[in-house]
RNA sequence: AGAGUUUGAUCCUGGCUCAGAACGAACGCUGGCGGCGUGGAUUAGGCAUGCAAGUCGUACGAUCCGCCCGAAAGGGUGUGAUAGUGGCAAAAGGGUGAGUAACGCGUGGGUUACCUACCUCCGAAUUCGGGAUAACUUCGCGAAAGCAAGGCUAAUACCGGAUAAGACCACCGUAAGGCGGUAAAAGAUGGCAUAUGUUUACAAGCUGUCGAUCGGAGAGGGGCCUGCGUCCUAUCAGCUAGUUGGUGAGGUAAUGGCCCACCAAGGCUAUUGACGGGUAGCUGGUCUGAGAGGAUGGUCAGCCACACUGGGACUGAGACACUGCCCAGACUCCUACGGGAGGCUGCAGUCGAGAAUCUUUAGCAAUGCCCGAAAGGGUGACUAUGCGACGCCGCGUGAGCGAUGAAGUCCUUCGGGAUGUAAAGCUCUGUCAGGCGGGAGGAAUAUCGCGUUUUUAACAGAGGCGCGAAAUGACAGUACCGCCAGAGGAAGCCACGGCUAACUCCGUGCCAGCAGCCGCGGUAAUACGGAGGUGGCAAGCGUUGUUCGGAUUUAUUGGGUGUAAAGGGCAUGUAGGUGUCCUUGUAAGUUCUGGCUGAAAUCCUUCGGCUCAACCGGAGAACGUGUCAGAAAACUGCUUGGAUUGAGUGCGGGAGAGGAGAACGGAAUUCCCGGUGUAAGGGUGAAAUCUGUAGAUAUCGGGAGGAACACCAGUGGCGAAAGCGGUUCUCUAGACCGUAACUGACACUGAAAUGCGAAAGCUAGGGGAGCAAACAGGAUUAGAUACCCUGGUAGUCCUAGCCGUAAACGAUGGGCACUAGGUGUAGGCUCGCAAGGGCCUGUGCCGCAGUUAACACAUUAAGUGCCCCACCUGGGGACUACGGCCGCAAGGUUGAAACUCAAAGGAAUUGACGGGGACCCGCACAAGCGGUGGAGCAUGUGGUUUAAUACGACGCUACGCGUGGAACCUUACCAGGACUUGACAUGCUGGGAGUAGAAACCUGAAAGGGGGACGACCCGUUAAACCGGGAACCAGUACAGGUGUUGCAUGGCUGUCGUCAGCUCGUGUCGUGAGAUGUUGGGUUAAGUCCCGCAACGAGCGCAACCAUUGUCCUUAGUUGCUAACUUCGAGUAAUCGGAGAGCACUCUAGGGAGACUGCCAGUGUUUUAACUGGAGGAAGGCGGAGAUGACGUCAAGUCAGUACGGCCCUUAUGUCCUGGGCUACACACGUGCUACAAUGGUCGGUACAAAGGGCUGCGAAUCUGCGAGGAGGAGCUAAUCCCAAAAAGCCGGCCUCAGUUCAGAUUGUAGGCUGCAAUUCGCCUGCAUGAAGUCGGAAUCGCUAGUAACCGCGCAUCAGCUAUGGUGCGGUGAAUACGUUCCCGGGUCUUGUACACACCGCCCGUCAAGCCACCUGAGUCGAAUGCACCCGAAGCCGCCAUACCAACCCGCAAGGGCGGAAGGCGCCGAAGGUGUGUUUGGCAAGGAGGGCUAAGUCGUAACAAGGUAAC
Repeated sequence: AGAGUUUGAUCCUGGCUCAGAACGAACGCUGGCGGCGUGGAUUAGGCAUGCAAGUCGUACGAUCCGCCCGAAAGGGUGUGAUAGUGGCAAAAGGGUGAGUAACGCGUGGGUUACCUACCUCCGAAUUCGGGAUAACUUCGCGAAAGCAAGGCUAAUACCGGAUAAGACCACCGUAAGGCGGUAAAAGAUGGCAUAUGUUUACAAGCUGUCGAUCGGAGAGGGGCCUGCGUCCUAUCAGCUAGUUGGUGAGGUAAUGGCCCACCAAGGCUAUUGACGGGUAGCUGGUCUGAGAGGAUGGUCAGCCACACUGGGACUGAGACACUGCCCAGACUCCUACGGGAGGCUGCAGUCGAGAAUCUUUAGCAAUGCCCGAAAGGGUGACUAUGCGACGCCGCGUGAGCGAUGAAGUCCUUCGGGAUGUAAAGCUCUGUCAGGCGGGAGGAAUAUCGCGUUUUUAACAGAGGCGCGAAAUGACAGUACCGCCAGAGGAAGCCACGGCUAACUCCGUGCCAGCAGCCGCGGUAAUACGGAGGUGGCAAGCGUUGUUCGGAUUUAUUGGGUGUAAAGGGCAUGUAGGUGUCCUUGUAAGUUCUGGCUGAAAUCCUUCGGCUCAACCGGAGAACGUGUCAGAAAACUGCUUGGAUUGAGUGCGGGAGAGGAGAACGGAAUUCCCGGUGUAAGGGUGAAAUCUGUAGAUAUCGGGAGGAACACCAGUGGCGAAAGCGGUUCUCUAGACCGUAACUGACACUGAAAUGCGAAAGCUAGGGGAGCAAACAGGAUUAGAUACCCUGGUAGUCCUAGCCGUAAACGAUGGGCACUAGGUGUAGGCUCGCAAGGGCCUGUGCCGCAGUUAACACAUUAAGUGCCCCACCUGGGGACUACGGCCGCAAGGUUGAAACUCAAAGGAAUUGACGGGGACCCGCACAAGCGGUGGAGCAUGUGGUUUAAUACGACGCUACGCGUGGAACCUUACCAGGACUUGACAUGCUGGGAGUAGAAACCUGAAAGGGGGACGACCCGUUAAACCGGGAACCAGUACAGGUGUUGCAUGGCUGUCGUCAGCUCGUGUCGUGAGAUGUUGGGUUAAGUCCCGCAACGAGCGCAACCAUUGUCCUUAGUUGCUAACUUCGAGUAAUCGGAGAGCACUCUAGGGAGACUGCCAGUGUUUUAACUGGAGGAAGGCGGAGAUGACGUCAAGUCAGUACGGCCCUUAUGUCCUGGGCUACACACGUGCUACAAUGGUCGGUACAAAGGGCUGCGAAUCUGCGAGGAGGAGCUAAUCCCAAAAAGCCGGCCUCAGUUCAGAUUGUAGGCUGCAAUUCGCCUGCAUGAAGUCGGAAUCGCUAGUAACCGCGCAUCAGCUAUGGUGCGGUGAAUACGUUCCCGGGUCUUGUACACACCGCCCGUCAAGCCACCUGAGUCGAAUGCACCCGAAGCCGCCAUACCAACCCGCAAGGGCGGAAGGCGCCGAAGGUGUGUUUGGCAAGGAGGGCUAAGUCGUAACAAGGUAAC
């Protein structure tokens, strides 16, 4: 610090997701040790049990106990114990976060408006009396808890009197001060013998300590007030009657409506958010972040609140009190049913709920707190321990050497590679754990003793200081140290497609599964599961959840709004924000200096302590919009005075569809009347509905009525926008130009508010010609609730009033200033004779800098700045729901959420496509010729059938295709019969002479199975045989074999676009980029062929050429070719023919050359070209004809069955052999062909002219024979020699005469021939006989542009034969037509649109049907919270009364009375409860509405191309 994800690719916008850190965590797998931390986050749910607040006998009486005295009674004594009275504490400590949006908390102040027990210091005082009451005792009631009555007694308990420095109160006084009044106390204990008394040890006394009283001060603590800060919501906009203030009284420690009475009518509130709703303890801090921020508030620390729920007071210095009291309520427990008891949100623990959170431990040794004079007691505070990998930190699980790179496992191209120095092995070490032993520190300021000092009369005593002594440890024999033994006891988890470090095999086969996002899985998955290997972290590792970050994705730092989300429809203007120049003062902001404060801990720096670290300690720094004082005066604010440039006014001009009202005008449409006139008109793609013989349309004249204003008219004008268009008049607003007289900042913007606001729509009343939703009819169509046509009502128009919205758009808020120009235009001014310039204000186009994602904008900014307003934050849901406001309604405005997706989107790029455009080409159309489609037959295919009808090929580009030849074979299919190392290859092991092989013969359909006369080979050795080895062969084992599967795993080959003219690259340049340029443009061509131009210059693959063939000539060579002339022989009357010689002239053959290049001429072409047109010459002319040759690529095109090949599958069968059958079936459909339908013909006879091929398992002549197919025959030929071989159409002549024929030949019968082991299924040919359909073929469709079509025959391959009418070559005869490119098809180039990119066979919309999900509404119903009104009214405070009752004081001898208290009663307030009525919120709900998602449904085709009616 970034990355992934929208696209074919790109840039941008924009969301989603990831990598980081953190946690009081939880879950999964795993788990050695230690240190330090940390641990009920959920039900503030309920709780068994134990403990968590006591202490003091130096306050008091009493009891018990010990000791002493005593016989006992009893007395004394104790540093013993204790229930009670009394004192202090119990308001601390500890827990929790329910409530609380508040002066609750934080921060800074105030308190002259206050309190403060214990503690410290100072001052004063500490006096005289009195009456009770617990305990105890006697009794009673009660189940209990407990309660009542009588009697006795003490105090530091209670009460009265006295005194009052000071305090408080009142009065006088300006003050200093004065005067009057009010209120106190308690003792306990140690010591002493200086003066007194006596029982010689006590009392008084003195003295010390502790305590009590009244005051003052302090410290620490608290109460109250206050500035500022402190979450979300405006779909909460108005709230408030004790409310706001005053006066008086009350109350409190104290201010205050805190409470009450009276008076007044205030108080709060708009982005500075009242009131309401929701949520929440606040903070120091913690986490994250570069920071600013954001999130959070567990442990620790400060504050607050609470203590079963609600209310209340009492006591007290302090409480409205966690382990106190009273009342009400809920719950639990006890009960004798009468009544009682209780409150773990203390520490442990338990149940429950939950994903989830510990020991019913030890100790007061330390630290602290309470009590005590102290010893000491208490303390679940605390210190320790236990449990939990919950977190942080540390350590270990060993180290070194060790290759033959062991075994195993995995992979493999089978060679090897990996695990891997890893292991084993050898040599060591000894942490942790284990055993044995030693062993700190936490503990000394308490106490005691001694010394010194202060107090004192004092050497007592007490306090301070110093020294010393003994005692005290829960943890725990812990930390730590030593010794012993021994590598021994100690490694897992996750990941490995990209992001993101790390790859292979097997299994699986859109299944099972994975997944944070993108996405994997449909038979070769680095993505699933396993394994091996690798990467990462490590006693942990992953997952989940949450927070911050990345996210500049709420933007203060630090974003935007023309088209991506986003400028309000427009204006006026309130609050607010902002504001020209000079000057005076001020000091609020601002800047600086100093003071106070900002608790500690934390963070940071540094030093130190635990072996290090975590952790802990010391010191420092840091921490703020804080506050107070002072200084400065530039800037902002405020203030004084002025200025004129901003703004406005005046004056002088002209322009304009600016607005409102009234009047007028002509053209046109329609209707009415009349005339002329006759059969149509109208309408459309074509029609029809419709009008018209009752006279239309057309035409002429007259009239009526409504609406709109042609031409002028213009990216011209005016207006804020909406909008405004005939002419005239009246009223009226604004802008502009010129001038510079006046005012003197009066300005800009603008939430709220107000006004204006197209069309449609609404209300009421008019009006209604034309047009025209709805509606009707006619067409179109599969349908047509549309587009087209004929009609037609609201409406459109006017008046008055609503509505308030539009793609209300420049998709661009307003204002001011600045920043190159060029060129139009409107208004005004100005210079100039004019042409033409200049200035201002508008309105357009082009364009620089700059900006922009790009497109584009560009002085009319989307540039550069300032000010103000409005708006945006992924798509959908949703211009929606609910609520509010507005509206007569329609509806408008404001405006969510659940849920769902990983995109949605902008601009531009390359393609593809278009029922877009331009140009061009092609037998593409057109013009022609001949066919197909109809018939019969052949052949292929589909379908059907079958035991099998083998497989493949399926638009063009499958279908006379693979197959260039299925009777057996082929053959892959079917039935049956057989074989199993196999029909075929190689290796290894063993055997291997009567061996291998093999004739007869048996069986069988054959294969096969038996059988076995006979009977081998090579090498060595040998005389030969035997023998040894090998081969064949046999047995076994590896393996063979497969036309089994996958052409979507492949190679190779092929088809197609297409012989179309295209497809690319290097460098350069342009662009952020994809890309562009080049390759586009102007010409031209068959051609990206060439020329010119050009930010391109070159190049490659294609085109062309090179190659072979054909057309002309030359040359070379003449056998098997040729024969003109010459010679000769023969035949014939002759023409002439044949043979031989001779020759190579000619033809021909096959080698080499020549030739054609727009080279020449003319014209056209852009000067000049490229080129085109015509011509000359030439055998040939513009590529001469025709071949071979097929760019980058497309179709997952075809082929695993031609061969090859990966994976998978079969292995006595999916292999192999055999016989027979099938591939030849046949209701039917299609393709490709043949033959015909006839006279341009058929038939018979005669007769002529080719080319190119083939031939030895061959072609086969002559001759003979058969009607013929053929047979006999075997000359010649391994071929320019011989043969196939007859060419046919043609030409000459005869017959047929338009008919189902002398056309046509299917079908069938019969007789033959040929090939072949074999023609039955299932061959071809011949003769004779038979003689079907068919008389030129519907819709539709194919080929062909010249030696072509058409017609005619000949050859060849395959092949025993043949189904060949097919395929492929050859020649013969030999046309017609092309105006032309509008249309159909295909293609090329440029351009345009696009929502397409598996690319139009694309994409995609809506209803309906199905499933799932959430939400809205809903008759109602069930809760929760809360407002208001009323009823009832506990406890209790307060007030009043007080008739029960009462010791202290007073009066009184007493009785009694008084003062005073007080039970009780009454009253105010008052919790819970009740009744009624609202509000808010939640649950359920028949039914209703729409929405989202799913999938291969249904119906259509709305949108994207001119999307087929442009879209919105």
RNAcentral holds the sequence, with entries from ENA, Greengenes and SILVA. Predicted 3D model of a 1512-nucleotide RNA (small-subunit ribosomal RNA) from an uncultured bacterium. The coordinates come from a structure-prediction model, not an experiment, and the mean pLDDT is 83. It matches the Rfam family "Bacterial small subunit ribosomal RNA".